[in-house]
Molecule: FMN riboswitch aptamer (RFN element)
RNA sequence: CGAAAACUUCAGGGCAAGGUGAAAUUCCUUUCCGGCGGUGACAGUCCGCGACUUCCCCAAGGGGAACUGAUUCGGUGAAAUUCCGAAACCGACGGUUAAAGUCCGGAUGAGAGAAGUUUAGU
Numbered sequence: 001c002g003a004a005a006a007c008u009u010c011a012g013g014g015c016a017a018g019g020u021g022a023a024a025u026u027c028c029u030u031u032c033c034g035g036c037g038g039u040g041a042c043a044g045u046c047c048g049c050g051a052c053u054u055c056c057c058c059a060a061g062g063g064g065a066a067c068u069g070a071u072u073c074g075g076u077g078a079a080a081u082u083c084c085g086a087a088a089c090c091g092a093c094g095g096u097u098a099a100a101g102u103c104c105g106g107a108u109g110a111g112a113g114a115a116g117u118u119u120a121g122u
Stems, first nucleotide, its partner, number of pairs: 004119007016030004032101001033091002035049004044089002053066005071087005093105003
């Protein structure tokens, strides 16, 4: 310097005001939020991954498959669906006196991955 193994820690934000109503942080109006890696330059909307949901297998530790939302225009530039300007759009499942991205719950969970420590070998 390159590669490998084990372990440790970390790893998701957001309903504020008003209206209607018997009842809504769920409806309506205006606000608010944006996991991880990648990319010719910074991404909720590009590419991929995780999570959720469904199914299958299991030696019960786990493994595999399916599913998987949403952006345009203009500008700058060598390069940007990533920056700047403008206008849009999207958001699992179960619960609830009334329909939820934001409340409660599975979850003191899981996890893409990030950082670090140690060991052995070349």